Pistol ribozyme, 67 nucleotides, folded computationally.
The RNAcentral record of the sequence draws on ZWD.
It matches the Rfam family "Pistol ribozyme". Gene Ontology term of the family: catalytic activity.
[in-house]
């Protein structure tokens, strides 16, 4: 100094070229590590394709308690 924990900033945390992770206070949720913002992922609900597998389109909605 770069990278990774959705993304952008901040916080926490971890690895060294590699994108993971048993870590990131504890436990909890489907909800991804916190926040703030965004709605990406997830979650319902209609509809629509398809023999299933699964895809698409719209609308809702966006873990939580305690320390």
């Nucleotide at each position: 100094a770069g990278c990774c924990g959705a993304c952008c900033g901040a916080g926490c945390g971890g690895c060294u070229a590699u994108a993971a992770a048993c870590a990131g206070g504890a436990u909890u949720u489907a909800g991804g590590c916190u926040c703030g913002g965004u709605g990406c992922g997830u979650c319902c609900u209609g509809c629509c394709g398809g023999a299933a597998a699964c895809g698409g389109c719209a609308g809702g909605g966006g873990u939580a308690u305690c320390a």